This is a predicted structure of a 362-nucleotide RNA (Bacterial RNase P class A) from a Deltaproteobacteria bacterium. Model confidence (mean pLDDT): 77 of 100. Its Rfam family is "Bacterial RNase P class A". From the family's description: Ribonuclease P (RNase P) is a ubiquitous endoribonuclease, found in archaea, bacteria and eukarya as well as chloroplasts and mitochondria. Its family is annotated with dimeric ribonuclease P complex, ribonuclease P activity and tRNA processing in the Gene Ontology. Rfam classes the family as a ribozyme. RNAcentral holds the sequence, with entries from ENA. Lineage of the source: Bacteria > Pseudomonadati > Myxococcota > Myxococcia.

Parts: sequence; structure tokens; C1' cells
RNA sequence: AGGGUUGGUCACGUGGCCGCUGGAGCUUUUUGCUCCAGAGGAAAGUCCGGGCUCCAGAGGGCAGGGCGCCGGGUAACGCCCGGAGGGGGUAACCCCUGGAAAGUGCCACAGAAAACAUACCGCCUCAGCCAUGUGGCUGGGGUAAGGGUGAAAAGGUGGGGUAAGAGCCCACCGCCUCCUUUCGCAAGAAAGGAGGGCACGGCAAACCCCGCCUGGAGCAAGGCCAUGUAGGGGAUAGGGUGGUCCCGCCCUAAGGUCCCGGGUAGGCCGCUUGAGCAGCCAGGUAACUGGUUGCCCAGAUGAAUGGCCACGGCUCCCAAUAAAAAGGGGGAACAGAACCCGGCUUAUGACCAGCCCUCCCU
Repeated sequence: AGGGUUGGUCACGUGGCCGCUGGAGCUUUUUGCUCCAGAGGAAAGUCCGGGCUCCAGAGGGCAGGGCGCCGGGUAACGCCCGGAGGGGGUAACCCCUGGAAAGUGCCACAGAAAACAUACCGCCUCAGCCAUGUGGCUGGGGUAAGGGUGAAAAGGUGGGGUAAGAGCCCACCGCCUCCUUUCGCAAGAAAGGAGGGCACGGCAAACCCCGCCUGGAGCAAGGCCAUGUAGGGGAUAGGGUGGUCCCGCCCUAAGGUCCCGGGUAGGCCGCUUGAGCAGCCAGGUAACUGGUUGCCCAGAUGAAUGGCCACGGCUCCCAAUAAAAAGGGGGAACAGAACCCGGCUUAUGACCAGCCCUCCCU
């Protein structure tokens, strides 16, 4: 210098004018004035987890759904931190995670065969026929070393063995099962021993098995106050209880109950002080936790948070210069709260730092 990888920070600032929303105060009686505050790191997707609210009870079974190495963090999680094993990469670093020797199922195309193995070419052999130059054709049998197919083909190398071959046998390497010791909280790791010729291809984001978790709906939740209308049609003796069954519970006696349809459609609460933010100290490898001090930081509801100007900063280009400065011109992304938090994912402009690789110079 170039490339890569991981993590972090910021999201132009100040002032003026004209507007918008909320709060406080004053003036006053429906207005006006003054002061203060006014989007985000993702406010987004609504994918997980919780708080909060209601569902007549959220009790048991079944069904359904979710999660899945180990330990820790947390209100909780599918998140985060630390580790283990496996895989990818030269490396920094990144990705994956219960069970396939319980069962069932599937594995496109190609291929002989996709899992109780199989046989197209090849190799070997037997019989018949032809040829006779020790070869060809047909049929039977043996084989899985070689070729070929595929994402994947039933251990590897060497030797023995054989008609040709093959864990068929042997040596070494690999693999599997069991046991012991040591280390570790654990997942596991290391070492040693015994047994087995190898029996065990892949898929569980197919069913399934094992373990754990799990009631539903959502701020249009829900509550209060006003306003308005016409009570119309249908069904029924029992109905309801937000997957279903049981138990339990609730409503009701014909002016009842359920379903459908019609009408009114404004205001207030919920609503923003909260697992809150910042500093310091302490514990912990870390995620995070504890203590202490300080702070209050949007609450709209056809939905505020905007527009213009000036100055300054940042950055890029042009020109100038030994190099700068002075000069001129341009640029600033993604996007926009709607009950509130913790995550993940996606979108996006800059800047900074650590680490790795390659090349060059000293």
C1' cells in the first nucleotide's frame, strides 16, 4: 500500500423568522401572551420473549404447538456470554448441534444396484458350435480388484492367496463395542487394556422416540361519562364456558335465550416513572449483577415533531502550492413513534480501532 475479518462510535451544530403538538404560568372568559419540552438506531418486519388487560376457572386428561450439545446470565426467550465436539478457510475468523446399531418411510435424474445389496462393460471358468493362427459366437456359473453412473456405491495401503477375485487370510493404519485410570461442575478430553473382520450410507426443516416448556385473545385490550335508534327477521327448550373431553361454574322459564340484520359513533381514563438513563465504586474471564449519587427524556388520534435564511463544522472534486492555507463548486443515507419493555432480522451513510494475509521499503 492492497485485500480480508471482528468490534465500536456518530447520525451535522448554533442563532433568527414563520408554523404545528403537549405541559406550566399569567391575563381573562374564550381567546391571547410568555416560558419549557418535542422521533430512531433501526421508531421498520411483527419473527420470538415478557409486563399489563380481559376472557364466568384457568384444575386434570387428550390433541396441537414450540424448543433441543454442556455450564452460566436474565422477568423471560428461539436471545446473550463462556466452553465442548464436528465442518469450512492459508489465517484472523465463521458456520452447525438430542436420537438414524426402537420402528415405519423417503433418497429425483443417471446407474447393474440407493441398503436383507447388486452385476452393464470387464475378469475367470464350463458346455456347445465355428475357426484352428491358442481366437470368435451362443448359453450356464463364479467374481466385485478395474471401468462406467451419481450429491452419495458398502474401509485404506501392502503382502499372501485364487481359475479370476474378495477381510478370504495376515501386517500396519482407520472404525465399532466394552472396561479401567486421570483431568473437568458438565458436555467431554487424554492414556491404557480387552473384544470384534467391519456387523453401522444419508435424511428427524418426513412420521416418530426421548426430555423440557406451553390456556386464548389483544390498547380497536379494558373501564367511565355522554349521545342516538325501530326494536326487525329467523331458530330453540335448554343455552354458554375462545381446540376438545371430564370435573366444576354461569344464565334462564316464554315480555326468555341464541344467531343474523339495523342505528348512534363524541369526550375522558388506560398513556407514559420505567426489568428507566447517566456517572462513580465493587464482584465476575464474560454475558451480567449489587451499591451509591444525580436526572426526568414525545405522547399525537385524519394523527404534531416542519419550512426558509445566516454563520460555522465535516467530507469530496477542481485549481494553486515543495507541502499546506487562502479561492471556487458539490454532497450528507435508511427512514418516521401510536400501550410499554428485552431480543432477533432486514434497510442504510460515514468514521475509528483490534487482528489476519499478500506485496514493497528500511